[in-house]
RNA sequence: CAUCGAGAGGGGUGGAGGGACUGGCCCAGUGAAACCCCGGCAACCAUUCCGCGCGAGCGGGAACGGUGCCAAUUCCAUCAGGCUCCAAAGACAAGCCUGGGAGAUG
Numbered sequence: 001c002a003u004c005g006a007g008a009g010g011g012g013u014g015g016a017g018g019g020a021c022u023g024g025c026c027c028a029g030u031g032a033a034a035c036c037c038c039g040g041c042a043a044c045c046a047u048u049c050c051g052c053g054c055g056a057g058c059g060g061g062a063a064c065g066g067u068g069c070c071a072a073u074u075c076c077a078u079c080a081g082g083c084u085c086c087a088a089a090g091a092c093a094a095g096c097c098u099g100g101g102a103g104a105u106g
Stems, first nucleotide, its partner, number of pairs: 001106004009038005017027003022077003039070003044066002047062006074102001079099006
């Protein structure tokens, strides 16, 4: 700096944790984490093809290589602002939107 509402799981070993932290809510002896094997998704990097462009580059395709990923939106929330609802008024709660923070991957 870019992306994070899409996509993609079987087996073996293992034996109680896991979803980053906190809260919630979930997953897990119908077998968690971790490791191994095989498979898959995707298209960030590399490679390559097509189109456009004077060019830097842009758009699209392929998927042998390097990463990544394969429950739930990054599972949800947290901070700020706004809207809806409620209400005599203001607020709480609840729902939603935008931005930020944190995090993940490249």
The RNA shown here (SAM riboswitch aptamer (S box leader)) has 106 nucleotides and comes from a soil metagenome. Rfam family: SAM riboswitch aptamer (S box leader). Rfam describes the family as follows. The SAM riboswitch is found upstream of a number of genes which code for proteins involved in methionine or cysteine biosynthesis in Gram-positive bacteria. Model confidence (mean pLDDT): 81 of 100.